[in-house]
RNA sequence: CACUCGCGCUAGGGGUCCUGCCACUGCAUGAACGACGCGGUGCGCGGGUGAGAUCAAACCCUUGGAACCUGAUCCGGGUAAUGCCGGCGCAGGGAAGCGUGAAGCGCACCCC
Numbered sequence: 001c002a003c004u005c006g007c008g009c010u011a012g013g014g015g016u017c018c019u020g021c022c023a024c025u026g027c028a029u030g031a032a033c034g035a036c037g038c039g040g041u042g043c044g045c046g047g048g049u050g051a052g053a054u055c056a057a058a059c060c061c062u063u064g065g066a067a068c069c070u071g072a073u074c075c076g077g078g079u080a081a082u083g084c085c086g087g088c089g090c091a092g093g094g095a096a097g098c099g100u101g102a103a104g105c106g107c108a109c110c111c112c
Base pairs, nucleotide, nucleotide: 001104004102005101006100007099008098009097010096011062012061013060014059017048018047019046020045021044022042023041024040025039026038027037068093069092070091074087075086076085077084
């Protein structure tokens, strides 16, 4: 102690999708009940991806910033389906300070 790896404190930022069943409910149909069909809601129970899809007092990220948002009702691939994967993407945005450990040698200054 600039660089590397790590830890702590405080503060702040961020996302929560797809799907089966169940419950409730809207529409449609019907004389009515029920069933079938098309939707909606559920921190109800499972399945998929993921750190996280509500175990949340969690998880991830904070400028060295792909956490996350926009573009985007985007493009390609794949899937039962999806913001699943890739592209887009040295695109535009995006939330920080302090302390500390290890290793290591750099830099600056001085002297010979």